RNA sequence: UCCGACAAGGGCAAACCCGUCGCGAGGCGGGGACGCAAAACCACGGGUCAGGAGACGAUCCUGAUAGCCGGGCUACCGAAG
Numbered sequence: 001u002c003c004g005a006c007a008a009g010g011g012c013a014a015a016c017c018c019g020u021c022g023c024g025a026g027g028c029g030g031g032g033a034c035g036c037a038a039a040a041c042c043a044c045g046g047g048u049c050a051g052g053a054g055a056c057g058a059u060c061c062u063g064a065u066a067g068c069c070g071g072g073c074u075a076c077c078g079a080a081g
Stems, first nucleotide, its partner, number of pairs: 002081001003078002011036002016031006034067001041072002044070003047065007
């Protein structure tokens, strides 16, 4: 460095509920845990979702999703290999 233990210390927090922001997807805070070895961060590529335009289509614009996949980047621990 790769790697990921019935290890140690811990960490995060799905669905759902309440409040709040947003046209919306969805975000934020609290409760709550389905799970997660990066479920920390980044919208670069793809996917999916929302709003608007377009003729109902192709397509375009704007936004969202990092817990959809890939990628970038940083980090705790140190079994076996």
This is a predicted structure of an 81-nucleotide RNA (c-di-GMP-I-GGC riboswitch aptamer) from Candidatus Segetimicrobium genomatis. Lineage of the source: Bacteria > Bacillati > Candidatus Sysuimicrobiales > Candidatus Segetimicrobiaceae > Candidatus Segetimicrobium. Its mean pLDDT, the model's own confidence on a scale to 100, is 89. It was read from a public genome assembly, where an Rfam model found it.